Predicted 3D model of a 72-nucleotide RNA (transfer RNA) from a Candidatus Falkowbacteria bacterium. NCBI's taxonomy places the organism under Bacteria, Bacteria candidate phyla, Candidatus Falkowiibacteriota. Its mean pLDDT, the model's own confidence on a scale to 100, is 83. The sequence was found in a public genome assembly. It matches the Rfam family "tRNA". Rfam classes the family as a transfer RNA.
RNA sequence: GCCGUCUUAGCUCAGUGGUAGAGCACCACCAUGGUAAGGUGGGGGUCUCGGGUUCAAGUCCCGAAGACGGCU
Numbered sequence: 001g002c003c004g005u006c007u008u009a010g011c012u013c014a015g016u017g018g019u020a021g022a023g024c025a026c027c028a029c030c031a032u033g034g035u036a037a038g039g040u041g042g043g044g045g046u047c048u049c050g051g052g053u054u055c056a057a058g059u060c061c062c063g064a065a066g067a068c069g070g071c072u
Stems, first nucleotide, its partner, number of pairs: 001071007010024004018055001026042005048064005
């Protein structure tokens, strides 16, 4: 220098153009003599950034940044 993959909650990750989700973690409650485990509920998101397409974009297209991998 060229090519590819990835970027979504604190962490690990789903999400086939039509209301953004799960597990863990966190908070409250239940339960226990108490702790852990367990049960119920709750909070938490500018979907990396900037444009484009569309009635509608996390999703499709273009560009940028970052991470990882391959080629030279």